[in-house]
Notes
The RNA shown here (c-di-GMP-I-GGC riboswitch aptamer) has 76 nucleotides and comes from Rubrobacter sp. It was read from a public genome assembly, where an Rfam model found it. The model forms 90% of the base pairs in the Rfam consensus. The coordinates come from a structure-prediction model, not an experiment, and the mean pLDDT is 89.
RNA sequence: ACCCGAAAGGGCAAACCCGUCGCGAGGCGGGGACGCAAAGCCGUGGGUCUCUUCGGAGACAGCCAGGCUGCCGAAG
Numbered sequence: 001a002c003c004c005g006a007a008a009g010g011g012c013a014a015a016c017c018c019g020u021c022g023c024g025a026g027g028c029g030g031g032g033a034c035g036c037a038a039a040g041c042c043g044u045g046g047g048u049c050u051c052u053u054c055g056g057a058g059a060c061a062g063c064c065a066g067g068c069u070g071c072c073g074a075a076g
């Protein structure tokens, strides 16, 4: 340094509920924690989903790959 994932400090926040925006998938804010070592960021490939005048336009980064960045340091 890399693989890796014990500990500690800290971080994020599924379902569900409330508010709000959107035709919708869903987004955002608050509550709430099932989980997460990239559950940080990027729609690049696949996938799933929504709308559609079937040309297309969108959603999901907590589905899988890929790219960029990143805290700590026990065993191996």
Stems, first nucleotide, its partner, number of pairs: 003076001004073002011036002016031006034062001040068003044065003047060005